The RNA shown here (transfer RNA) has 72 nucleotides and comes from a Candidatus Levyibacteriota bacterium. The prediction has a mean pLDDT of 83. The sequence is in RNAcentral, with records from ENA. It matches the Rfam family "tRNA". Rfam's curators write: Transfer RNA (tRNA) molecules are approximately 80 nucleotides in length.
[in-house]
RNA sequence: GGGUCCGUAGCUCAGUGGUAGAGCGGUUGUCUUAUAAACAACAGGUGCUUGGUCCGAUUCCAAGCGGACCCA
Numbered sequence: 001g002g003g004u005c006c007g008u009a010g011c012u013c014a015g016u017g018g019u020a021g022a023g024c025g026g027u028u029g030u031c032u033u034a035u036a037a038a039c040a041a042c043a044g045g046u047g048c049u050u051g052g053u054c055c056g057a058u059u060c061c062a063a064g065c066g067g068a069c070c071c072a
Stems, first nucleotide, its partner, number of pairs: 001071007010024004018055001026042005048064005
C1' cells in the first nucleotide's frame, strides 16, 4: 500500500428500515441470626464521527477514525 471483518449498556453480545434488548455486573427490596443463593423491582445507551438516501436509519450508501486478521 491492497483486501476481509468488526465498532450498540460497566463487560460479552443480539437486533439487517418503524423511536434498542438479553446474559453477567450494579442499586434497592423480600427471604435469612448473618452472608450467599433465589425471587421482585430499578438505574444505566448523543448506537465511533460526518455526510447522503428515505416519510422514517443501529440497520442501506460514501468518506473518515479506531481495532483484528490476511496479502504484498